[in-house]
The part of an RNA shown here (large-subunit ribosomal RNA, domain I) has 544 nucleotides and comes from an uncultured Clostridia bacterium.
Context: one part of a larger RNA
């Protein structure tokens, strides 16, 4: 020195555990903000570095409710206090809420600096306190240039906006890699990205529809039709609709004619033009107008009342003993009991009957939510047809684009740029070029619940999901740390049932150790459950 055996050290795997995650389901909620948000800075405790809470009234103040014996957060100890005159903890309402931040008096290198006006304190214009002072849309009023009337401008008052937010939604804008086995039309894809806007959903929506000689009757979503009909360097690929089944179900309001009543402009006036308000009216065999009639019905609106249910604290809740092993009983043995409760967690090992709970049941001063009913309010009829009305730079055409499953095609329908440009109910649009017949419908105004999409957030439940190199990046942390910055971004869980956390003695400067003591165990001693291997050491056997 190698190999073997034994005992240790070091090391952290493994096993067991779970405070943390992941996913799904159901219900709720779906917004916050100039009455200053989201997010922060700085403070705030007897002592106070961090987290949490709170805001100069600062781990808190007031009121109401429910509730009971302890309490002053995480977090031990000490001190000092609070509490049956009901504290702490819980729920509802209120008060306070520094500074920054849309940040809004002006500035600014966020959490800072500097003002003006008024009122109060004061001798004071110093200083202090309180309040107001940004921009902008709309409405109304005032004032008022060049310039006579006027207008622009300026000012005041009232009311709104501004910023944040996970996904879902609508609009505008809009790639490339890629595929086509290269690549240009095409595809990827109207995707990603950018911008704007909204809501709890959004968008769409009550036929100028779909069909086919029969009809249906707003929209949305879904199953099917169907990878069909089609489109396509007819390549790669793209890809419907009608119809049928289901979910849900709801229809309304203006403009105009006409009537009434105001305003403005032009004009000597008659009158003409523009315009406000109220009534009327809303459809495809209409309405105005004329005549007759005036209630049933319905309601998505608002207000009030009532009822029921529900959310935000809670209340109450059955039934077991003995023996035995053990450190400890919930184990074992014996004999019982409850069960609308044998889900679950805890308790010194495995508990229906020990604790918290669970089943079934009960409960709100206050603040919300939903539904229903009633009342108010709104809605609401028939006949006639001479005249009047029924959405214009619109429909449509040309051209160029876009969008339709449809790439210009025979290319309709729909949308837009440019140029032209109707009819007026004896009217107009559509039925995939176009024409005729036939059929369907009424554009150029608006609103509309439900069925549908999503989950930052709250509650409950569940898992052939993970179990500390896993599961979120995070058993908490966007921390420590790195970077000028944008940004990148960790690791660290476990004594024991209970600290009973080792008084005292000995060696040592200490660290550490030996006794003693605690404990079931200290080979559980805080570098603490189990404690593999590499690696190191000691002893011994053997080989060289």
């Nucleotide at each position: 020195a190698g190999c073997g055996u034994a005992g240790g050290g070091a090391g952290a795997a493994u096993g067991a555990c779970u405070u943390g995650g992941c996913a799904u389901c159901a219900g709720g909620a779906g917004c916050c903000g100039a009455a200053g948000a989201a997010g922060g800075a700085c403070g705030u405790g007897a002592c106070a570095a961090g987290c949490u809470g709170c805001g100069a009234u600062a781990a808190g103040c007031c009121c109401g409710g429910a509730g009971u014996a302890g309490g002053a957060g995480c977090a031990a100890a000490u001190a000092u206090c609070c509490a049956u005159u009901g504290a702490u903890a819980c729920c509802g309402g209120g008060a306070u809420u520094u500074c920054c931040g849309a940040a809004u008096g002006g500035g600014g290198a966020a959490a800072c600096c500097c003002g003006c006006u008024a009122a109060g304190g004061c001798a004071a214009u110093a200083c202090c306190u309180u309040a107001g002072c940004a921009c902008u849309g709309u409405a109304u009023g005032g004032u008022g240039a060049a310039u006579a009337c006027a207008u622009a401008g300026c000012c005041a008052u009232a009311u709104g906006g501004a910023g944040g937010u996970a996904a879902c939604c609508c609009g505008c804008u809009g790639a490339a890699c890629u595929g086509a086995a290269a690549c240009a039309u095409c595809u990827a894809a109207g995707u990603a990205g950018g911008c704007g806007g909204a809501g709890g959903a959004a968008g769409a929506g009550a036929a100028a529809g779909a069909a086919a000689c029969a009809u249906c009757g707003a929209u949305u979503u879904u199953c099917u039709u169907a990878g069909u009909a089609g489109c396509g360097g007819c390549g790669a690929g793209c890809g419907a609709a009608a119809g049928g089944g289901a979910a849900a179900g709801a229809g309304g309001c203006c403009a105009a004619a006409c009537c009434a009543u105001g305003g403005g402009c032009a004009g000597c006036a008659a009158u003409g033009c523009c315009u406000g308000u109220g009534g009327g009216g809303u459809u495809g065999c209409g309405g105005a107008c004329u005549g007759c009639a005036u209630a049933a019905u319905u309601g998505a609106u608002u207000u009030a009342a009532a009822a029921u249910c529900u959310u935000u604290a809670g209340c109450a809740g059955a039934a077991c003993a003995c023996u035995u092993u053990g450190g400890a009983a919930a184990g074992a043995g014996u004999g019982a009991c409850c069960a609308u409760a044998g889900u679950a967690g805890g308790u010194a090992a495995c508990a229906g009957u020990c604790c918290u709970g669970u089943a079934a049941g009960c409960g709100a001063a206050a603040a919300g939510g939903a539904u229903u009913u009633u009342a108010a309010c709104a809605u609401g009829g028939c006949a006639g047809u001479a005249u009047c009305c029924a959405g214009a730079g619109u429909a449509c055409c040309a051209u160029c684009g876009g969008a339709c499953a449809c790439g210009u095609g025979a290319a309709a329908c729909c949308c837009g740029g440019u140029g032209g440009g109707a009819a007026g109910c004896c009217g107009g649009g559509g039925g995939g070029a176009c024409c005729a017949c036939c059929c369907c419908c009424c554009a150029a105004g608006c609103c509309u619940a439900a069925a549908u999409a999503c989950u930052a957030c709250c509650u409950g439940a569940u898992g052939a999901c993970c179990g500390a190199u896993a599961g979120u990046g995070a058993a908490u942390a966007g921390u420590a740390c790195a970077g000028u910055g944008a940004u990148g971004g960790a690791a660290c869980g476990u004594u024991g049932a209970a600290a009973a956390g080792a008084a005292c003695c000995c060696c040592g400067g200490a660290a550490g150790g030996g006794g003693a003591g605690u404990g079931a165990a200290a080979a559980a001693g805080a570098a603490c459950c189990u404690g593999a291997a590499a690696c190191c050491c000691u002893a011994u056997g053997u080989u060289u």